The RNA shown here (small-subunit ribosomal RNA) has 1502 nucleotides and comes from an uncultured prokaryote. The coordinates come from a structure-prediction model, not an experiment, and the mean pLDDT is 83. The RNAcentral record of the sequence draws on ENA. Its Rfam family is "Bacterial small subunit ribosomal RNA". Gene Ontology terms of the family: ribosome and structural constituent of ribosome.

RNA sequence: GAGUCUGAUCCUGGCUCAGAUUGAACGCUGGCGGUAUGCUUAACACAUGCAAGUCGAACGCGAACGUUUCUUCGGAAACAAGUCGAGUGGCGGACGGGUGAGUAAUACUUAGGAAUCUGCCCAUUAGUGGGGGACAACUCGGGGAAACUCGAGCUAAUACCGCAUACGCCCUACGGGGGAAAGCGGAGGACUCUUCGGAGCUUCGCGCUAAUGGAUGAGCCUAAGCCGGAUUAGCUAGUUGGUAGGGUAAAAGCCUACCAAGGCGACGAUCCGUAGCUGGUCUGAGAGGACGAUCAGCCACACUGGGACUGAGACACGGCCCAGACUCCUACGGGAGGCAGCAGUGGGGAAUAUUGGACAAUGGGCGCAAGCCUGAUCCAGCAAUGCCGCGUGUGUGAAGAAGGCCUGCGGGUUGUAAAGCACUUUCAGUAGAGAAGAAAAGCCUACGGUUAAUACCCGUGAGUCUUGACGUUACCUACAGAAGAAGCUCCGGCUAACUCCGUGCCAGCAGCCGCGGUAAUACGGAGGGAGCGAGCGUUAAUCGGAAUUACUGGGCGUAAAGCGCGCGUAGGCGGCUUUGUAAGUCGGAUGUGAAAGCCCUGGGCUUAACCUGGGAAUGGCAUUCGAUACUGCAGAGCUAGAGUAUGGUAGAGGGAAGUGGAAUUUCCGGGUGUAGCGGUGAAAUGCGUAGAUAUCUGGAGGAACACCAGUGGCGAAGGCGGCCCCCUGGUCCGAUACUGACGCUGAGACGCGAAAGCGUGGGUAGCAAAACAGGAUUAGAUACCCUGGUAGUCCACGCCGUAAACGAUAGGUACUAGGUGUCUGGGGUAUUGACCCCCUGGGUGCCGUAGCUAACGCGUUAAGUACCCCGCCUGGGGAGUACGGCCGCAAGGUUAAAACUCAAAGGAAUUGACGGGGGCCCGCACAAGCGGUGGAGCAUGUGGUUCAAUUCGACGCAACGCGAAGAACCUUACCUGGGCUAGACAACGGUGGACCACUCUAGAGAUUUCAGAGUGCCUUCGGGAGCCGGGUGACAGGUGCUGCAUGGCUGUCGUCAGCUCGUGUCGUGAGAUGUUGGGUUAAGUCCCGUAACGAGCGCAACCCUUGUCCUUAGUUGCCAGCGGUUCGGCCGGGCACUCGAAGGAGACUGCCGGUGACAAACCGGAGGAAGGUGGGGAUGACGUCAAGUCAUCAUGGCCCUUAUGGGCAGGGCUACACACGUGCUACAAUGGGCGGUACAACGGGUUGCGAAGUCGCAAGGCGGAGCUAAUCCCUAAAAACCGUCCUCAGUUCGGAUUGCAGGCUGCAACUCGCCUGCAUGAAGGUGGAAUCGCUAGUAAUGGCGUAUCAGAACGACGCCGUGAAUACGUUCCCGGGCCUUGUACACACCGCCCGUCACAUCACGAAAGCGGAUUGUACUAGAAAUCCGUGGCUCAACCCUUCGGGGAGGGAGCGGCUUAAGGUAUGAUCCGUGAUUGGUGAAGUCGUAACAAGGUAGCCGU
Repeated sequence: GAGUCUGAUCCUGGCUCAGAUUGAACGCUGGCGGUAUGCUUAACACAUGCAAGUCGAACGCGAACGUUUCUUCGGAAACAAGUCGAGUGGCGGACGGGUGAGUAAUACUUAGGAAUCUGCCCAUUAGUGGGGGACAACUCGGGGAAACUCGAGCUAAUACCGCAUACGCCCUACGGGGGAAAGCGGAGGACUCUUCGGAGCUUCGCGCUAAUGGAUGAGCCUAAGCCGGAUUAGCUAGUUGGUAGGGUAAAAGCCUACCAAGGCGACGAUCCGUAGCUGGUCUGAGAGGACGAUCAGCCACACUGGGACUGAGACACGGCCCAGACUCCUACGGGAGGCAGCAGUGGGGAAUAUUGGACAAUGGGCGCAAGCCUGAUCCAGCAAUGCCGCGUGUGUGAAGAAGGCCUGCGGGUUGUAAAGCACUUUCAGUAGAGAAGAAAAGCCUACGGUUAAUACCCGUGAGUCUUGACGUUACCUACAGAAGAAGCUCCGGCUAACUCCGUGCCAGCAGCCGCGGUAAUACGGAGGGAGCGAGCGUUAAUCGGAAUUACUGGGCGUAAAGCGCGCGUAGGCGGCUUUGUAAGUCGGAUGUGAAAGCCCUGGGCUUAACCUGGGAAUGGCAUUCGAUACUGCAGAGCUAGAGUAUGGUAGAGGGAAGUGGAAUUUCCGGGUGUAGCGGUGAAAUGCGUAGAUAUCUGGAGGAACACCAGUGGCGAAGGCGGCCCCCUGGUCCGAUACUGACGCUGAGACGCGAAAGCGUGGGUAGCAAAACAGGAUUAGAUACCCUGGUAGUCCACGCCGUAAACGAUAGGUACUAGGUGUCUGGGGUAUUGACCCCCUGGGUGCCGUAGCUAACGCGUUAAGUACCCCGCCUGGGGAGUACGGCCGCAAGGUUAAAACUCAAAGGAAUUGACGGGGGCCCGCACAAGCGGUGGAGCAUGUGGUUCAAUUCGACGCAACGCGAAGAACCUUACCUGGGCUAGACAACGGUGGACCACUCUAGAGAUUUCAGAGUGCCUUCGGGAGCCGGGUGACAGGUGCUGCAUGGCUGUCGUCAGCUCGUGUCGUGAGAUGUUGGGUUAAGUCCCGUAACGAGCGCAACCCUUGUCCUUAGUUGCCAGCGGUUCGGCCGGGCACUCGAAGGAGACUGCCGGUGACAAACCGGAGGAAGGUGGGGAUGACGUCAAGUCAUCAUGGCCCUUAUGGGCAGGGCUACACACGUGCUACAAUGGGCGGUACAACGGGUUGCGAAGUCGCAAGGCGGAGCUAAUCCCUAAAAACCGUCCUCAGUUCGGAUUGCAGGCUGCAACUCGCCUGCAUGAAGGUGGAAUCGCUAGUAAUGGCGUAUCAGAACGACGCCGUGAAUACGUUCCCGGGCCUUGUACACACCGCCCGUCACAUCACGAAAGCGGAUUGUACUAGAAAUCCGUGGCUCAACCCUUCGGGGAGGGAGCGGCUUAAGGUAUGAUCCGUGAUUGGUGAAGUCGUAACAAGGUAGCCGU
């Protein structure tokens, strides 16, 4: 920086990603070289080999070899330059190498210190004289399997011991006393001695002794730094100090005795866990964080534990002793061993190499040296483990090849990629050539030093001669040939890179968000692409991003977070002036801060990595010299902070005692009085005739204190309210005086602390009082409501210690605009006085500026600006829970986790939606009315059932007389049967033929056999158009699926008044404003106001129709007047009227009055055919419902292809116990029957309507005039009206059902049509709960027409006739609009969501116990070993000796102190396990707790 909570937004907050890194591992892949690195696990066990020896110039002995001599040829002797074996002796095995178990300080790092030692090395001083006695080896003998060992005897030394000497050294009582040594080698001329080898002598070298100093190394002490846990708070008896003694190389309780009672600890002792420390490494801008492989410094360890010896140095990796475990050998008696050295083996593990070469170089040990030893080291081997470098070719090459993939079928892409052509040869390969790592030492020689010396030796130089593990080295040259050399991951977003196929919530992916349920850029494959490249991914781990522990650099009103409040200890911080000091602070200098590393700059490998020279840096610590502003410390002062005194002041501040009245009551006594009272939504339980309730009076008792009373007062908070008295705390104000920083905060500690609760004792009137009982409510009702009712509420004393203990805001101080209330002080002017007014303190409210805030909001009472101190927070859940501690009588409180789990949880605000929230308004929404439905019969649709099939669709409103404006066949999609397969239909190519029509056979038909008939049209004569048959293949066909892949069309909210945009403005933003407000309207209609101004889609209007009038033109229409008449507008005639159809007029709140803001508008009126939209229609905004339709049509994808296609016959869609919707007809007298007599409109008609006439009771038949229609026909309108009968009945109502007889349509009325006549005459007497329509030419009622249609409406769509009632009104039901409010909803209340129960699994807690580890205490035990004591026994050196011995001293042995392992007992801590139990997480059961007034407001404590 990004992703992720939301419909969207801002914030808080977690999770995740992109980066760098690694001693890594795993998967796929793998050409070369350089360089580095390579058991992180079992400090598990180890076979085998090697890793520490060397010195003959310290010493004795000695096999073999060499030379010489002798020889009996077996051998023997001598010699010496050597060499070598074991031994004595010296030096080294304390270095080098390994590992990190232990260790939280006896470690390490940094800086200091004093009381020390130091082999080899350097310098200096002084010595190195003279003696003695042994023991190995060896020889002999013995034991043992072995390891080894015992006895006797011989012997040397640089081994051991005395003596002498002592500059310096050590001790001292200052008189004195004590203590050393070792020799070996080279060379040499005199001289001396000689056993003839040599020795003395001289000299040189190496040694030795004593001492001083240095260097190096080591030991000790001090300070500071150095992980986590307080759910570890107290630890300590050698403990702290002193004295004396011991002890050490050295200070010291290091040890012992005595004395004192100290020492450490909240600045974290003790205990527990973890851990080697550092230079540094990784990361990071830095500050930090994590780590401590390789390299370097220090420490610790060497199978586990203990111990000392030797030594300069060890308590010793390849030494010793003991104990233990383990392994091995054994003759069973006893012995041996220690890879955390280098290789290597087993084991463990995700995982880490060769039983290699060489001492050539560097270094180490020994040695005079040569040299020997060296798994240190240098090399090689293995491993892409890391870093670095190189290569796998280069150029050209379009027919844009083939193949692959995609495709809209044109093409695109792979792709200059390949092939082809031309070139190059790094690396690898083969062959050749070939550095550097090598300098020394040795030999010879010159010079110098030493010396008596030319010798020896040493130093410097010249010459000479050799020494390479690596190594087939690096590097160079030649040769051949593109020849031998590319993969891995990814492609939804973050994050660079897209398509096809397969799959179908499957298989799978996934770092987070999340993909997959038939069109997946997210799974698998392919093509293509992106990234990196001998590697690429994954996993693990660290830092970063994370300002997500915030020192740099965060927060706490509501997101997590202010302790309920005070007092006060430690601590932190602290007013003004001045002096001193110099601790902090600042500056200079010095020392240190190892090297390597990092950084800078040079150099060397062809470059780089790598190596190397120099520099810088190393923030730190210490010492020292300065500075003195600030802080500290010390001193002296001051008064502004703080306090005291004095005078006032308001107050429900606290404690204790007393007292008062009203009233609800309640109870008791009495009076009056009678049947109810009480209670609720409605009731009931309850009380009451034994007299209640009501009412009057008297009394008892308890609790609480009306009015005053107030965002009034007091108190730290909790809290405090009648009145009076007593005691008592604090605040505030005024004026002076005094003290002189006495202050602020405050971890722990201590105190106070509502209600509920607990203990003891009292008290008890009321209570809408837990529990409990009863009555209701309810599906249930362990609740809400009612009637009762005990704890409790009250008092005293003692506990508890918590609350949403809230201003969700800790305390203190200072500063920063105001306005306006209120409580309580003081002052001023003026006034007689009181007000008013003004000024000034303290409290308590509201509004508001700047500023702050995520926003809301806060705003001198800050959440602003600063300082000081305390408390607290770090994702949600688990959980304020478990365990442990502390407190409590208990309830419980306080302190306070983890496993596991999720990718969120949350705050504020926004837009919606919703509310059994509010306000305003509308609608046949209710109400007021009229008529229905629901009951009956029938019609019709649906469900269900049935069936071979009862084709399919539509399902709340908005499916159900719907698609269907019309199923006997057809339709038809369904079923049964029998048939077809390029197909009933389209188009292409090839072939034959005119096509068509007719007759005949079989069959239910589709279909089919045979035969006959027949040769068309146009023509430029080439042919063409159309049609038919058979065959063939790309194809046809599908009412098969998906309306949740779609187009189109439609329904619905709703003809509701809304839905938006541009610019501007406001807001961090989502958004708001506009569109809200005041009026008004049918209307977002209009007016006014207004940070908005305008605009668009809707509304309205424009359109059609209807209502009035006018004009135009009168046929098929009309007939007032005139004439004729067969009396019919029939004819002449006329178009005046009606009418039809074209055009106009008219209505606009235009006019008047009133109301209103003078507006819009409303009310009333005039005129008018019509009045405020005149009535009706068409017209349906943005959108909602994944609404409906793949079966109107179109269409993606999928599916079928001798069938899911096509054709035929019959059947079915018409079934029938039942249920529902929509209708018709009725139940009758406002009626029914019969007779008579009027008045319509919309429409339709040539495959048609069909007149007159005639037949039939009728349906209808015959008939055929007229009509392609203002002409003819359908066509009778019916209700109405007049007259008459019926007289309240299952009827002269009603017509179902059934029988018979007919008619019509049609190939055909059986399944299954309609109509007529006669006969039959069912249910039904106005319909339960519930429910529908309608506000005027409407409802109701009456008939008429039309579409579909051969026929078949009670349906649908239209028409006219007759023609009402009611609307107070908006409380309620339903739907809708606007504003507002709440919200935990946004799939939007058909939402969200809680708990029990049942089931399943992981992690965790408790649990009778059981097992293990660590550790404390007490006792026991006591190896080896030091030390102490003793030492009958034993011993060469020294002393004495009479030579017998004695002494000094030592030793074995024995005893003691200390003490490891072990044992017993008893605690503590931790871990594992444990029947059962508790808790957590996802889907069912039961309810509905919460979110809206969530339907009883919610929440907190008890």